[in-house]
Context: one part of a larger RNA
RNA sequence: GGAUGAAUGUUGACGGCAUGCUUAACACAUACAAGUCAUACGAGAAGUGGUUUUUCUAGUGGCGGACGGGUGAGUAACGCAUAAGAACUUGCCCUUGGGAGGGGAACAACUACUAGAAAUGGCUACUAAUACCCUGUAGGCUGAGGAGGAAAAGGAGGAAUCCACCUGAGGAGGGACUUCUAUCUGAUUAGCUAGUUAGUGAGGCAAUAGCUUACCAAGGCGAUGAUCAGUAGUUGGUCCGAGAGGAUGAUCAGCCACACUAGGACUGAGAUUCAACCCACACUCCUAUGGGAGGCAACAAUGGGGAAUUUUCCGUAAUGGGUAAAAGCCUGACGAGGCAAUGCUGCAUGGAGGUAUAAGGCCUGAGGGUUAUAAACUCAUUUUCCUAGAGAUGAAGCAAUGAUGGUAUUUAGGGAAUAAGCAUCAGCUAACUCUGUGCCAGCAGCCGGAGUAAGACAGAGGAUGCAAGCGUUAUCU
Numbered sequence: 001g002g003a004u005g006a007a008u009g010u011u012g013a014c015g016g017c018a019u020g021c022u023u024a025a026c027a028c029a030u031a032c033a034a035g036u037c038a039u040a041c042g043a044g045a046a047g048u049g050g051u052u053u054u055u056c057u058a059g060u061g062g063c064g065g066a067c068g069g070g071u072g073a074g075u076a077a078c079g080c081a082u083a084a085g086a087a088c089u090u091g092c093c094c095u096u097g098g099g100a101g102g103g104g105a106a107c108a109a110c111u112a113c114u115a116g117a118a119a120u121g122g123c124u125a126c127u128a129a130u131a132c133c134c135u136g137u138a139g140g141c142u143g144a145g146g147a148g149g150a151a152a153a154g155g156a157g158g159a160a161u162c163c164a165c166c167u168g169a170g171g172a173g174g175g176a177c178u179u180c181u182a183u184c185u186g187a188u189u190a191g192c193u194a195g196u197u198a199g200u201g202a203g204g205c206a207a208u209a210g211c212u213u214a215c216c217a218a219g220g221c222g223a224u225g226a227u228c229a230g231u232a233g234u235u236g237g238u239c240c241g242a243g244a245g246g247a248u249g250a251u252c253a254g255c256c257a258c259a260c261u262a263g264g265a266c267u268g269a270g271a272u273u274c275a276a277c278c279c280a281c282a283c284u285c286c287u288a289u290g291g292g293a294g295g296c297a298a299c300a301a302u303g304g305g306g307a308a309u310u311u312u313c314c315g316u317a318a319u320g321g322g323u324a325a326a327a328g329c330c331u332g333a334c335g336a337g338g339c340a341a342u343g344c345u346g347c348a349u350g351g352a353g354g355u356a357u358a359a360g361g362c363c364u365g366a367g368g369g370u371u372a373u374a375a376a377c378u379c380a381u382u383u384u385c386c387u388a389g390a391g392a393u394g395a396a397g398c399a400a401u402g403a404u405g406g407u408a409u410u411u412a413g414g415g416a417a418u419a420a421g422c423a424u425c426a427g428c429u430a431a432c433u434c435u436g437u438g439c440c441a442g443c444a445g446c447c448g449g450a451g452u453a454a455g456a457c458a459g460a461g462g463a464u465g466c467a468a469g470c471g472u473u474a475u476c477u
Base pairs, nucleotide, nucleotide: 001477002476003475004474006473007472008471009470010469014346015345016344017343018342019340020339021305026303027302030300035063036062037061040060041059043057044056045055046054070258071257072256079183081181083179084178085177088175089174090173093171094170095169096168097167098166099165101135102134103133104132113122114121115120141148142147154163155162156161184230185229186228191221192220193219196218197217199215200214201213202212203211233255234254235253236252237248238247239246240245261280263278264277283294284293285292286291311337314335315334319333320331321330322329323328351379352378353377360371361370362369363368385414386413387412388411389410390409394404421466422465423464424463425462427446428445432461433460434459435458436457443448
């Protein structure tokens, strides 16, 4: 000099675009962040003059709550990066082949009774289905040439047909696994390892595998740094640098890990599941003391910590996601507004003329010099500003549909009107004098400076630098 998710002192006109708890993975009041389907199903309720109409609700059932959003605690590891691989899986989606025959028993809801303060239940009887079960059939599967087990569901419509269902094959995209190389510091950590290293049998998994187990062998790793300890999410990137390289990992994007702390399984195509379940700990809350409820590292908000970081706002109009045949519904993702000079960037605070070079200030050798064309004054203008009209693009897809927003933009009128500070001035380093002070008060990045004429302290006048900022501090280069 450059840079920053900065902070701080002081000052502060406006716009555009970004960014905004780096600390306590501390605790969290309140509201909201994942629902949807009545064209799967029985039932109940509301409503209407009437209708083969409409609307709503808890429950059964389906799909989705494994995405999206947050955080970086843990992790030095196939976690990430890079390049390969073989023994796998895959809901929805695409292409293609075949099929859906016949039966049955229940369980919620509802009803009756009943326990409890509540949370939540218990019991009796009934009922539907795309929920569940049995059976026939079998392309494919296992298997060997005997055979074996194992599928399906309907709904809408007058119909055509459409949407669902079962089972093969292929694809796309996703996921799991293995391996080469690479990945911070410490030797004041030198030995580490017993399912440990390899094999066989068995089990297990979607699949490979000491993944697990029985037996057998005694291996395996290590100064090319094992083990142990400390620190740390990682990459694309970002900052500095001519480069080599050094530092870093906010925002955005990919991967990983986590969801009060520790453990566990269930469901499912997919989880060992942030707003699901079970158990234990700590904490908070309710209680009739018997027992219960909870988990903001979602978006806002609060307390606390801290040098320090925003609104308990608007909208589903756009984009994307879930669901539905669709209309639609949901969506703190997202789109927008608000706050903050936090950063980058644009633009303004005026322009032209104007000398008795006015007054005042400061200096003076008392003649004058300087502030200084600066002001006043004259002329013209209106970026901004104020007032009043018009008023979007973003909407695709015939029409309708805009949170933003009466915003951006634009027209007319008004009037120079509304708008400059901060630091420095001995040298490094651009910019100098006077007064005060008198090794005092104070200054200082280094050198230093101040003890009666201080260009270094304080004030004033003047000057220099940058400018809606300017200084200081911290960190990297």
The part of an RNA shown here (small-subunit ribosomal RNA, 5' domain) has 477 nucleotides and comes from Hypericum pulchrum.
Its mean pLDDT, the model's own confidence on a scale to 100, is 82.